[in-house]
RNA sequence: CCAAGCGAAAGCCUACCUCAGGGUUUCUUGAGGACGGAAAGCCGUGGAUCUCAGAAGGAGACAGCCUGGUUGCCACG
Numbered sequence: 001c002c003a004a005g006c007g008a009a010a011g012c013c014u015a016c017c018u019c020a021g022g023g024u025u026u027c028u029u030g031a032g033g034a035c036g037g038a039a040a041g042c043c044g045u046g047g048a049u050c051u052c053a054g055a056a057g058g059a060g061a062c063a064g065c066c067u068g069g070u071u072g073c074c075a076c077g
Base pairs, nucleotide, nucleotide: 002077005074007073012037013036017032018031019030020029021028022027035064041070042069043068046066047065049061050060051059052058
């Protein structure tokens, strides 16, 4: 320097649900809480799905659905 691997050790994130807040909604923020996760860190390329409008054109959401980009812990070898 490369790098197998839920991954031993040290750590990390957090589903569903509940409460409070924001929002027309999808959803989101915080707290509690862990189904799970080797990128369940970040971005949002192309799709899927969802929402609001709606003749078309559009504007959003999510991304822990797939794909893509990017950074990273330990480490068999």
Background: c-di-GMP-I riboswitch aptamer from a Desulfobacterales bacterium, 77 nucleotides, folded computationally. The sequence was found by an Rfam model in a public genome assembly. The prediction has a mean pLDDT of 85.